[in-house]
The part of an RNA shown here (large-subunit ribosomal RNA, domain I) has 546 nucleotides and comes from an uncultured Clostridia bacterium. The sequence was found in a public genome assembly. The prediction has a mean pLDDT of 83.
Context: one part of a larger RNA
RNA sequence: AGCGUAUGGUGGAUGCCUUGGCACUAGGCGCCGAUGAAGGACGUGACAAGCUGCGAUAAGCGACGGGGAGUCGCAAAUAGAUUUUGAUCCGUCGAUGUCCGAAUGCGGAAACGCAAUGCUUUUAAUCGAGCAUUAUCCUGAACAGGAAUACAUACUGUUAGGAGGGGAACCCAGGGAAUUGAAACAUCUUAGUACCUGGAGGAAGAGAAAGAAAAAUCGAUUUCCUAAGUAGUGGUGAGCGAACGGGAAUGAGCCCAAACCACAGGUGGUAACACUUGUGGGGUUCGGACUGACAUCACGCAAAGAGAUUCGUAGUUGAAGUUGGCUGGAAAGCCGUGCAACACAGGGUAAUAGCCCCGUAAACGAAACGAAUCUUUAGCAGUCAGUAUCCAGAGUAACCCAGAGCACGUGAAAUUCGGGGUGAAGACAGGAGGACCAUCUCCUAAGGCUAAAUACGACCUAGUGACCGAUAGCGUAUAGUACCGUGAGGGAAAGGUGAAAAGUACCCCGGGAGGGGAGUGAAAGAGUACCUGAAACCAUAUGUUU
Numbered sequence: 001a002g003c004g005u006a007u008g009g010u011g012g013a014u015g016c017c018u019u020g021g022c023a024c025u026a027g028g029c030g031c032c033g034a035u036g037a038a039g040g041a042c043g044u045g046a047c048a049a050g051c052u053g054c055g056a057u058a059a060g061c062g063a064c065g066g067g068g069a070g071u072c073g074c075a076a077a078u079a080g081a082u083u084u085u086g087a088u089c090c091g092u093c094g095a096u097g098u099c100c101g102a103a104u105g106c107g108g109a110a111a112c113g114c115a116a117u118g119c120u121u122u123u124a125a126u127c128g129a130g131c132a133u134u135a136u137c138c139u140g141a142a143c144a145g146g147a148a149u150a151c152a153u154a155c156u157g158u159u160a161g162g163a164g165g166g167g168a169a170c171c172c173a174g175g176g177a178a179u180u181g182a183a184a185c186a187u188c189u190u191a192g193u194a195c196c197u198g199g200a201g202g203a204a205g206a207g208a209a210a211g212a213a214a215a216a217u218c219g220a221u222u223u224c225c226u227a228a229g230u231a232g233u234g235g236u237g238a239g240c241g242a243a244c245g246g247g248a249a250u251g252a253g254c255c256c257a258a259a260c261c262a263c264a265g266g267u268g269g270u271a272a273c274a275c276u277u278g279u280g281g282g283g284u285u286c287g288g289a290c291u292g293a294c295a296u297c298a299c300g301c302a303a304a305g306a307g308a309u310u311c312g313u314a315g316u317u318g319a320a321g322u323u324g325g326c327u328g329g330a331a332a333g334c335c336g337u338g339c340a341a342c343a344c345a346g347g348g349u350a351a352u353a354g355c356c357c358c359g360u361a362a363a364c365g366a367a368a369c370g371a372a373u374c375u376u377u378a379g380c381a382g383u384c385a386g387u388a389u390c391c392a393g394a395g396u397a398a399c400c401c402a403g404a405g406c407a408c409g410u411g412a413a414a415u416u417c418g419g420g421g422u423g424a425a426g427a428c429a430g431g432a433g434g435a436c437c438a439u440c441u442c443c444u445a446a447g448g449c450u451a452a453a454u455a456c457g458a459c460c461u462a463g464u465g466a467c468c469g470a471u472a473g474c475g476u477a478u479a480g481u482a483c484c485g486u487g488a489g490g491g492a493a494a495g496g497u498g499a500a501a502a503g504u505a506c507c508c509c510g511g512g513a514g515g516g517g518a519g520u521g522a523a524a525g526a527g528u529a530c531c532u533g534a535a536a537c538c539a540u541a542u543g544u545u546u
Base pairs, nucleotide, nucleotide: 001545002544003543004542005541006540007539008538009537015531016496017495020468021467022465023464024463025462026461027460028459029457030456031166032165039100040099041098042055043054044053046078050074051073061094062093063092064091065090066089070082071081072080105114106113107112115134116133117132118131119130120129121128136163137162138161139160141159142158143157144156145155170201171199172198173197174196175195181188185235211218212217222249223248224247225246226245232240233239253449254448255447256393260281261280262279263278264277265276266275267274268273287391288390289389290386291385292384293383294382300380301379304377305376306375307374308373309372310371311370312369313368315364316363317362321337322353323336324335325334326333338355339354346358347357348356398422399421400420401419403417404416408434429444430443431442432441433440483490484489503530506517507516508515509514
């Protein structure tokens, strides 16, 4: 020195555990903000570094409910308080709410500096202090001021209302790639995806037929299943990919413009009147105005108010052994013997508890706030006949050019959309039925609103798992921390004494660290370098080989 054996050290695998995650189900809820948000800074405790809470009224103040004995957060201890005159705690509604931040008096290197106006206060006076207001843009009106320029107008100011910023995904719109696939690549595909921007809501968008169709049919929109990987489209390559019809979910329909009437104003006119503006009525596709007849009742209506009920936001009641023995540190285990059960879901308690505790089944509960449903009231709302006249959305429809979008790549390419050009008809009219024409059928564009069924999950509640169990599961058993980077940004590691701290009084060695006794404990070979404690690696003792 190698290889063994034994005993230790080191190390933190493994096993067991779970405070944390992951995925999903059901239900709820779904915007916040100039009444200053989201997010922060700084403060705030008897002592107070961090987290949490709160805001100079600062781990809190008030009111109303709940609750019923301790309480003063995580977090022990000390000191001091508080509480049956009901605290702490829980819920609802309020008060307070520094400074920054859209940040909004001006400025600014966020949490700071400096103002103006009014009021109050202080001083003998100055200097000070406190409170309130003072940003910009848009909208419409009133009032005040007010140019060149006489009247005026432009313009300015005051008053009033609104906006601004944030938000997990979902939604609508404006822009809009490439990797990739086509086994290369250019049309095509990836894909109207990613990404950027604007906007809105609890949903959004769509929506009451100028529809679909082809039977003398249906009857707003949306979503799902199907039709169907069909019909089509396609360097007829890769690929892309409907609709009709059928079945479900839901269900809801309405309002203007115009014709016509009335009133008021303006312009022209001597006037009659004409034109025009505004307000009110009327009216809306089963067309209406208009004319006539009848009725003023009835049927009905998602919307605004009130009331009732139900549900939610605190809670309440809640069965039956602490029964005899055994083991043990400890009984919930084992043996024996009882009881309850609409409750044997689950968790805790010194090992495995229906009957010990919290709960569970079942039943009950709101002063206040919120939601849904119903009722009621206001409000809206007539029928029939006639068809002469009037009205029914114009730089619109359509066509041409070059595009986009439709499953549809310009194609025979309809239908839809905007850009440029041309440019109708007037219900005896017009559009559609996949070029176009005729017949036939369906519908009425060029104005608007509309719940539900649907999407999503930041958030709340209840629950589930052939999901993870600390190199796993979220990056985080809490941390966007430590740390890195000028910055955008990147981004960890780290769980376990014991049933209970009972966390080792006292003695000894030592400067201490640490250890030996003693003591606690079931165990200290559980001593806070703490459950178990593998291997690598190190050491001691010993055997053996060279």